[in-house]
RNA sequence: ACGCCCCCCGUUGGAGAGAGUUGGUUCGCAUCCACGCAAGCUGCAACCAGCCACCGAAGGAGCAAAACCAAAUGUGUCAAAUGCACUUGCACGACGCAUUUGGUUGAAUCUCUCAGGUAAAGAGGACAACAGGGUCUCC
Numbered sequence: 001a002c003g004c005c006c007c008c009c010g011u012u013g014g015a016g017a018g019a020g021u022u023g024g025u026u027c028g029c030a031u032c033c034a035c036g037c038a039a040g041c042u043g044c045a046a047c048c049a050g051c052c053a054c055c056g057a058a059g060g061a062g063c064a065a066a067a068c069c070a071a072a073u074g075u076g077u078c079a080a081a082u083g084c085a086c087u088u089g090c091a092c093g094a095c096g097c098a099u100u101u102g103g104u105u106g107a108a109u110c111u112c113u114c115a116g117g118u119a120a121a122g123a124g125g126a127c128a129a130c131a132g133g134g135u136c137u138c139c
Stems, first nucleotide, its partner, number of pairs: 001137001006134003010130004018052001020051007028044003032040001053118003059114001060112003067104012082091003
């Protein structure tokens, strides 16, 4: 100095799916009773455990084509020395091509649904845009 890629931070946008159900805890909020407090019932909220249903865009997992490797079969070119048979033959080396089988690598917004999530709010959220910093790189 530094466009893109990569990493980090910030701002903005950002979907889907049960206000499911059972039990417990808090004694937190409210109502009723009481009325001095307390206790108790009910409802709400939060948390914990379980059951059923569902979502996919934190994370995680799986794979296509292509590429590469190995083997087999067929075929073409080169080699034509060697071994067996002794009869024309059979076996054998290298390379290329094609097919088949196996393996390695191999993507997602696809698939799975482990994790996570399922009224509003809040949080999270792949991804996108903008902005800044850093690595790499160059001098």